The RNA shown here (transfer RNA) has 75 nucleotides and comes from a Candidatus Aenigmatarchaeota archaeon. Its mean pLDDT, the model's own confidence on a scale to 100, is 83. Rfam family: tRNA. By type it is a transfer RNA. The source organism's lineage runs through Archaea, Nanobdellati and Candidatus Aenigmatarchaeota.
RNA sequence: GCCCCCAUAGUCUAGUCCGGUUAAGGAUGCGAGCUUCAGAAGCUUGAGACCAGGGUUCAAAUCCCUGUGGGGGCA
Numbered sequence: 001g002c003c004c005c006c007a008u009a010g011u012c013u014a015g016u017c018c019g020g021u022u023a024a025g026g027a028u029g030c031g032a033g034c035u036u037c038a039g040a041a042g043c044u045u046g047a048g049a050c051c052a053g054g055g056u057u058c059a060a061a062u063c064c065c066u067g068u069g070g071g072g073g074c075a
Base pairs, nucleotide, nucleotide: 001074002073003072004071005070006069007068010028011027012026013025020058030046031045032044033043034042051067052066053065054064055063
């Protein structure tokens, strides 16, 4: 220098192929409550995320372009 893959809550992850709606789902962690003498466990509940910019579209996490970061391959 070229090619391929990945990027979603504190952490891990589903959804992307084939765009579709109130409110982006789950696990774990965290806050509150119930329970308990207390703790753990259990139950209820709350907050928390689509890498950045642009484009297409009635509608984009999803499709297209560029960039950034990470991983792999070739030279």